[in-house]
RNA sequence: AUUCCAUCAAGAACGACCGAGGGACAGGCCCUGAGACGUCGUAGCAACCGGGAUUCCAUCAUAGGAAUUCGUUAGGUGCUAAAUCCUGCUCGAUACGAGAUCGAGGUAGAUGGGAA
Numbered sequence: 001a002u003u004c005c006a007u008c009a010a011g012a013a014c015g016a017c018c019g020a021g022g023g024a025c026a027g028g029c030c031c032u033g034a035g036a037c038g039u040c041g042u043a044g045c046a047a048c049c050g051g052g053a054u055u056c057c058a059u060c061a062u063a064g065g066a067a068u069u070c071g072u073u074a075g076g077u078g079c080u081a082a083a084u085c086c087u088g089c090u091c092g093a094u095a096c097g098a099g100a101u102c103g104a105g106g107u108a109g110a111u112g113g114g115a116a
Base pairs, nucleotide, nucleotide: 002115003114004113005112006111007110008109013042014041015040016039017038021031022030023029025088026087027086028085043080044079045078048076049075050072051070052069053068054067055066056065057064084108089105090104091103092102093101094100
């Protein structure tokens, strides 16, 4: 890098260093020398994987499977501005002059788990 599945309106920041762009892409709109972005340290959030507990299925018994739950002796990742910041393509509804608002799905993206 490819592919499959799940989730994405909740939550969680300080310090040090650096020094100019950053928020994936385009448009918009934001953040940013009162120092963003990034790196490191510490702290935290969450519950995807691992782990614990309870119940159920299955078995002669294991192995195994399902649901719920805990937030875990320093477990593996991830995350800690704004809904994935909003929109992007299609369909529907509403009122209408263009265009707008709302809803459903899709594309793209992010994260995790699996596969070749």
SAM riboswitch aptamer (S box leader) from a bacterium, 116 nucleotides, folded computationally. The coordinates come from a structure-prediction model, not an experiment, and the mean pLDDT is 82.